Context: one part of a larger RNA
Molecule: small-subunit ribosomal RNA, 5' domain
Organism: uncultured prokaryote
RNA sequence: GAUUGAACGCUGGCGGCAGGCCUAACACAUGCAAGUCGAGCGGAUGAAGGGGACUUCGGUGUUAUUAGAGCGGCGGACGGGUGAGUAACGCGUGGGAAUCUACCCAGUAGCGGGGGAUAACUUGUGGAAACGCAAGCUAAUACCGCAUACGCCCUAAGGGGGAAAGUAGGGGAUCUUCGGACCUUACACUAUUGGAUGAGCCUGCGUCGGAUUAGCUAGUUGGUGAGGUAAUGGCUCACCAAGGCAACGAUCCGUAGCUGGUUUGAGAGGAUGAUCAGCCACACUGGGACUGAGACACGGCCCAGACUCCUACGGGAGGCAGCAGUGGGGAAUAUUGCACAAUGGGCGAAAGCCUGAUGCAGCCAUGCCGCGUGUGUGAAGAAGGCCUUCGGGUUGUAAAGCACUUUCAGCGAGGAGGAAAGGUUAGUAUUUAAUAAAUGCUAGCUGUGACGUUACUCGCAGAAGAAGCACCGGCUAACUUCGUGCCAGCAGCCGCGGUAAUACGAGGGGUGCAAGCGUUAAUC
Numbered sequence: 001g002a003u004u005g006a007a008c009g010c011u012g013g014c015g016g017c018a019g020g021c022c023u024a025a026c027a028c029a030u031g032c033a034a035g036u037c038g039a040g041c042g043g044a045u046g047a048a049g050g051g052g053a054c055u056u057c058g059g060u061g062u063u064a065u066u067a068g069a070g071c072g073g074c075g076g077a078c079g080g081g082u083g084a085g086u087a088a089c090g091c092g093u094g095g096g097a098a099u100c101u102a103c104c105c106a107g108u109a110g111c112g113g114g115g116g117a118u119a120a121c122u123u124g125u126g127g128a129a130a131c132g133c134a135a136g137c138u139a140a141u142a143c144c145g146c147a148u149a150c151g152c153c154c155u156a157a158g159g160g161g162g163a164a165a166g167u168a169g170g171g172g173a174u175c176u177u178c179g180g181a182c183c184u185u186a187c188a189c190u191a192u193u194g195g196a197u198g199a200g201c202c203u204g205c206g207u208c209g210g211a212u213u214a215g216c217u218a219g220u221u222g223g224u225g226a227g228g229u230a231a232u233g234g235c236u237c238a239c240c241a242a243g244g245c246a247a248c249g250a251u252c253c254g255u256a257g258c259u260g261g262u263u264u265g266a267g268a269g270g271a272u273g274a275u276c277a278g279c280c281a282c283a284c285u286g287g288g289a290c291u292g293a294g295a296c297a298c299g300g301c302c303c304a305g306a307c308u309c310c311u312a313c314g315g316g317a318g319g320c321a322g323c324a325g326u327g328g329g330g331a332a333u334a335u336u337g338c339a340c341a342a343u344g345g346g347c348g349a350a351a352g353c354c355u356g357a358u359g360c361a362g363c364c365a366u367g368c369c370g371c372g373u374g375u376g377u378g379a380a381g382a383a384g385g386c387c388u389u390c391g392g393g394u395u396g397u398a399a400a401g402c403a404c405u406u407u408c409a410g411c412g413a414g415g416a417g418g419a420a421a422g423g424u425u426a427g428u429a430u431u432u433a434a435u436a437a438a439u440g441c442u443a444g445c446u447g448u449g450a451c452g453u454u455a456c457u458c459g460c461a462g463a464a465g466a467a468g469c470a471c472c473g474g475c476u477a478a479c480u481u482c483g484u485g486c487c488a489g490c491a492g493c494c495g496c497g498g499u500a501a502u503a504c505g506a507g508g509g510g511u512g513c514a515a516g517c518g519u520u521a522a523u524c
Base pairs, nucleotide, nucleotide: 001524002523003522004521006520007519008518009517010516013371014370015369016368017367018366019364020363021329026327027326028325030324031323032322035074036073037072040071041070043066044065045064081282082281083280090207091206092205093204094203095202096201099199100198104195105194106193107192108191109190110189112146114144115143121136122135123134124133125132126131152161153160154159166187167186168185169184170183171182174181175180208254209253210252215245216244217243220242221241222240223239224238225237226236227235257279258278259277260276261272262271263270264269284305285304286303287302288301307318308317309316310315335361337360338359339358343357344355345354346353347352374404375403376402377401384395385394386393387392408465410460411459412458413457414456418451422446423445424444425443426442427441428440429439430438431437468513469512470511471510472509473494474493475492479508480507481506482505483504489496490495
C1' cells in the first nucleotide's frame, strides 16, 4: 500500500447493488417449512327436482363438494441446512469395464378371461393416554392365479420360464337385461429395444505438518471353488500357497471437508476456501435394516444411549446443522414479516392445490458505487476569537448583505415494465365412420402483481432538512499560545515530559480523508 463475512471508538443526509453466528455439530418454547390426485376405489355430506307416503323414512337417478378420515397411485432420495467426521479414489484431472436408471423421447408387440381378501364402516371390548383387540360387511389402477409371448430371461441341443388395469370424453349404424356392449379420442397399464438424464464401480497422476512416529499387516497378499451384489472384486466363506506395504516415508500422531475460485503480488509464489457454483459427508449420539427406480432416508421405521416432556406409575411422546424466533456462548452477525404475481419444483387430464425453494419487504454505514449538504457576487478586509515586536497580522470572500438555483429529502398529481399464462368464443389442421369429442395453431373478447405510496415524469414551497473524524517532533502533508513541570501523560519505531514542551492537556491556526474517519485483529 492492498484486502476483510470483521469488531471497537467518535460521528452520521439519501439512493442503488451486494453481504450479515467465523464462537457452542450447545439446548430449544411457539408457528410454518411436503404434499397432491374424486378422471383409481368404497363410502360420506349438503342442495334441488321427481315418485310412493300422514310423518319418520326406504330406494333410484342428476348436479355439486369431497372439508375431516380410509384403501390405492405418484412425490416425501428433489429442493433447503451444516462442515462434525474424513489425509481418503474424499476431491481435482485424465482414462476404463463388469452395471442399474422412476418420470421423459423414439420404436416393436400386447392390454383376453377369472378368483379370494382387506381397510374404511358397524357392533362389542381393553387402555389415563399413545394406541389397540375380536366379530361381521364392502370396492379398486390394491392382491393372486389361468391364457397368450414378436421381442425378453435361463440352458445351449432339444427345451424351459414369465405380463397387464382400467378411467374420462364423444358417438352413426348393429345388439341390449336400457346399465351398457361396440367404435373412437385422450390419459393410464404390460413386455421389450434404443436414446436421454441420473447413479454405482475400477484406475494413472496431483492433494497439510511431524522421524523427538521405523517398521506395519492373518482376510492380511495371491490362487481355486462357492455364496452375495444391479455390477467387478477377500465383498463374504471353505481350502491352498506365503505373501503384501515401507526411507520415492509405510504404520502412528496432529490438523483439515475438496475444488472452480478469493486475496495479495510485476510475476513466480504466499495466504485462504464467507457469499455464488460443482462434488463429498452429516442430520440428538451409536447401530440396523425395511420400502422403493433411487435411501440404509434431516421434518420415515426398529434397537440401544444421553437429555427434555406427559402420566392414572402400568406406560407413552420428542429431535430447528429448514425459515423466523428464544436461552446460552461470544468482540460480534438481522423480522416469530408479505406473496405464490414471476422463476423453479411435487401432484393432477385440467382448473388448481402445496411450496420459509424462490420473489420481495424489514433491520445493520458491514462493504462497493453514485449523489447531496448549495451557486454567483460581496472589503467597511465588520464584529468576535487567536497571535502580536502593539504598528499590526490571521481566521477571511469566510460571514453578513445582494442576486439566483432546487438535485436529494418533504408534500401533491400522474404512471410504465416485470404478464407469459389461464378462461371463453370463432376459424383452421390432425386423429376419426363422424360436422361429435380431443389435441395443436391463429384470431377476437376477457383476465392474473406480493413488491407498491414501485421505477420514472410533472407540479409546489423554501437555502430551506443534511459534516465529521484523525493528525500537525522525524519517518509523514500540516505551528503557534497557554497550562503542566520525569508529575499528569504520549508512543508504530526513534523517543518526548525534571519551568519558555511545534512530541503531554487545552485554545487558535493548519494538513489529510470525508458520510465517514481512526484504532485493533488478520493475510499478502